RNA sequence: AAGAAGACAAAGGGAGAGAUCGUUGUAAACGACGCCGAAGGAGCAAGCUGAAAUCCAGUGAAUCUCUCAGGCAAAAAGACUUUUGUCGGACG
Numbered sequence: 001a002a003g004a005a006g007a008c009a010a011a012g013g014g015a016g017a018g019a020u021c022g023u024u025g026u027a028a029a030c031g032a033c034g035c036c037g038a039a040g041g042a043g044c045a046a047g048c049u050g051a052a053a054u055c056c057a058g059u060g061a062a063u064c065u066c067u068c069a070g071g072c073a074a075a076a077a078g079a080c081u082u083u084u085g086u087c088g089g090a091c092g
Base pairs, nucleotide, nucleotide: 006087007086008085009084010083011082012081013080018033020032021031022030023029024028034072035071036070040068041066042065043064047059048058049057050056
């Protein structure tokens, strides 16, 4: 200071996929089969590092991939996002 990134709070928006089947004590638990990705978690491309290295090892992002966890009526949750407020103090 017409105050960057970032953090927090409140309010708003916010997708997908069986109210599947069996049993019981029935929005639940357990079992069976099917499915979803946007809490969380895991994997890696370029690049970089390892004296050199196309191989190998390490490092390495996502709304990509996996589906461990979570979820598959509504509600709740929900990545991400909008507004407002508070903090913050980059560039100049």

The RNA shown here (Glycine riboswitch aptamer) has 92 nucleotides and comes from Bacillus piscicola.
Its mean pLDDT, the model's own confidence on a scale to 100, is 77.
NCBI's taxonomy places the organism under Bacteria, Bacillota, Bacilli, Caryophanales, Bacillus.
Of the family's consensus pairs, 91% are formed in the model.